Model confidence (mean pLDDT): 77 of 100. Two RNAs folded together computationally: RNase P RNA and transfer RNA, 449 nucleotides in total. Rfam match: Bacterial RNase P class A. Its family is annotated with dimeric ribonuclease P complex, tRNA processing and ribonuclease P activity in the Gene Ontology.
RNA sequence: CGGAGCGGCCGAGGCGGUCGCCGGCGUUCUCUGGUAACGCGGGAGGAAAGUCCGAGCUUCACAGGGCAGGGUGCUGGCUAACGGCCAGUCGGGGUGACCCGAAGGAAAGUGCCACAGAAAGCAGACCGCCCGCGGUUCCUCCGGGACCGCGGGUAAGGGUGAAAGGGUGCGGUAAGAGCGCACCGCUCCUCCGGUGACGGAGGGGGCACGGCAAACCCCACCCGAAGCAAGACCAGAUAGGGAUCGCGUGGCCCGCGCAAUGAUCCCGGGUUGGUCGCUCGAGCCCGCCGGCAACGACGGGCCUAGAGGAAUGGCCGCCACCGGCGGAGGGCAACCGAAGCCGGUACAGAACUCGGCUUAUCGGCCGCUCCGACGA
RNA sequence: GCCGCCGUAGACCAACGGCAGAGUCUAUGGUUUGAGAGACCAUGUAGUGGAGGUUCGAAUCCUCUCGGCGGCA
Numbered sequence: 001c002g003g004a005g006c007g008g009c010c011g012a013g014g015c016g017g018u019c020g021c022c023g024g025c026g027u028u029c030u031c032u033g034g035u036a037a038c039g040c041g042g043g044a045g046g047a048a049a050g051u052c053c054g055a056g057c058u059u060c061a062c063a064g065g066g067c068a069g070g071g072u073g074c075u076g077g078c079u080a081a082c083g084g085c086c087a088g089u090c091g092g093g094g095u096g097a098c099c100c101g102a103a104g105g106a107a108a109g110u111g112c113c114a115c116a117g118a119a120a121g122c123a124g125a126c127c128g129c130c131c132g133c134g135g136u137u138c139c140u141c142c143g144g145g146a147c148c149g150c151g152g153g154u155a156a157g158g159g160u161g162a163a164a165g166g167g168u169g170c171g172g173u174a175a176g177a178g179c180g181c182a183c184c185g186c187u188c189c190u191c192c193g194g195u196g197a198c199g200g201a202g203g204g205g206g207c208a209c210g211g212c213a214a215a216c217c218c219c220a221c222c223c224g225a226a227g228c229a230a231g232a233c234c235a236g237a238u239a240g241g242g243a244u245c246g247c248g249u250g251g252c253c254c255g256c257g258c259a260a261u262g263a264u265c266c267c268g269g270g271u272u273g274g275u276c277g278c279u280c281g282a283g284c285c286c287g288c289c290g291g292c293a294a295c296g297a298c299g300g301g302c303c304u305a306g307a308g309g310a311a312u313g314g315c316c317g318c319c320a321c322c323g324g325c326g327g328a329g330g331g332c333a334a335c336c337g338a339a340g341c342c343g344g345u346a347c348a349g350a351a352c353u354c355g356g357c358u359u360a361u362c363g364g365c366c367g368c369u370c371c372g373a374c375g376a
Numbered sequence: 377g378c379c380g381c382c383g384u385a386g387a388c389c390a391a392c393g394g395c396a397g398a399g400u401c402u403a404u405g406g407u408u409u410g411a412g413a414g415a416c417c418a419u420g421u422a423g424u425g426g427a428g429g430u431u432c433g434a435a436u437c438c439u440c441u442c443g444g445c446g447g448c449a
Base pairs, nucleotide, nucleotide: 001372002371003370004369005368006367007366008365009364010363011362013319014318015317016316017315018314019313021043022042024040025039026038027037028036045347049358050357052356053355054354055353056352057227058226059225060224064254065253066252067251069223070222071221072220073219074088075087076086077085078084089103090101091100092099093098104218105217109216110215111212112211113210126158127157128154129153130152131151132150133149134148135147136146137145138144139143166184167183168182169181170180171179185207186205187204188203189202190201191200192199193198231276232275233274234273240267241266242265243264244263245262246258247257248256283302284301285300286299287298289296290295320345321344322343323342324341325340329336330335377448378447379446380445381444382443383442386401387400388399394432403419404418405417406416407415408414425441426440427439428438429437
């Protein structure tokens, strides 16, 4: 210098002017119903999004037992909890920094493996190779070759397939074959290291065990249901009729609770008001300590939208950046390009609140690391 | 805001994980007719909303995403 990997941070691009919008507090005026004016202070995000997980909160027995159902799935830790995060193991990719992984069980059972292929699941002889017998024929005729048929051996070779029952090599054999041996793989046992996943060493076994569980299933662990339109209170309105015997927001059973001037459901009718829940919270920032880290302890400081159909905006000027036009000028050329003009400045928009994940996204800044080339 | 469902030719819809997909209407061409309707024959049009994954193999199973529809006090 070029290319690449990882991590972090910021911004409705910045400043000023002007006109507005939504909450809160205070003062004043009308005179308690609120409204208006003025002043002070506050007013979107890293994803507010998708609603994919996990919780808080609320109601139902502050939810109890069983079945069904759902979820998670290497190990250890963090956490209120999690399918999240951190650290590690194993496998895969990359020269490397580094990245990716829904990563339990197929020797409990069931199921599937289309087409092709001889054979596809306690395998299988189509071609080939080899042996024996019979026949025909040829030759250099006590022997051998070729062809055909029958019987058998063989999983080395060919061919089919996604997949053909360990791999490579040597020996061995009629030809072959873990048939024997060496190495690699697999599996079992013992020892050592590690909390553990797992790793290392030694020994035994010729191999017994194809794939699919994002097929049913088995194993381990977790999960009660519904959701702020939850729910609590106040005020107002109201017309009744019918059905059932149970109902209590859970798929079923039990249990528990409530209930016959009762309860639930349906049709019809009425009302479309207010207050709370509501924003101080597993909150944010700084320092320090423990821990590899996620995170936790301690000390100090801060208050940061709370409207309920929805405010957080419009215009003007200057500057910054990007794109286009433009061409002063520079250069042998490719090309580089000042003034000026025009346009643009991502994704997006709080609705009970948090912790995550995923997805969308422009511009810029910072730090660490790897590879290559060149120079000293 | 919360919850649920769906997406396959121009339209409506099928398809136990297995030949990359059946059918009806429509469209186009032909035969029949003087001409047309109807009938008959033939043909075309999809790669299953998009991306990724599991699998030998995906419309189908899983994840993310886009679009549409429905319900609620």